[in-house]
């Protein structure tokens, strides 16, 4: 200093242009003599700017942080 990748809930991951999901994990409530396990329900997120588009997590272009080659 080239080049490719990867960023989405607390974690781990889905999600090929149309209402953003799951599992674990919080919180509450049922249940139990108590805890634990079970059901039920709530909250909770697209790395930043910017362009295309009626409509962007999803295609353009810059930044940005981690990796992985090359020099």
């Nucleotide at each position: 200093g080239c080049g490719g990748g990867u960023g989405u809930a607390g974690u781990u991951c889905a999600g090929u242009g149309g209402c953003a999901g799951a599992a674990c994990g919080a919180g509450a409530g049922c249940u139990u003599c108590c805890c634990a396990a079970g059901c039920u329900c709530u909250a909770g997120a697209c790395a930043a700017g910017g362009g295309u588009u009626c409509g962007a997590u999803c295609c353009c272009c810059u930044u940005u942080a981690c990796c992985c080659g090359c020099u």
Transfer RNA from Glaciimonas immobilis, 71 nucleotides, folded computationally. Rfam family: tRNA. By type it is a transfer RNA. The source organism's lineage runs through Bacteria, Pseudomonadota, Burkholderiales, Oxalobacteraceae and Glaciimonas. The RNAcentral record of the sequence draws on Rfam.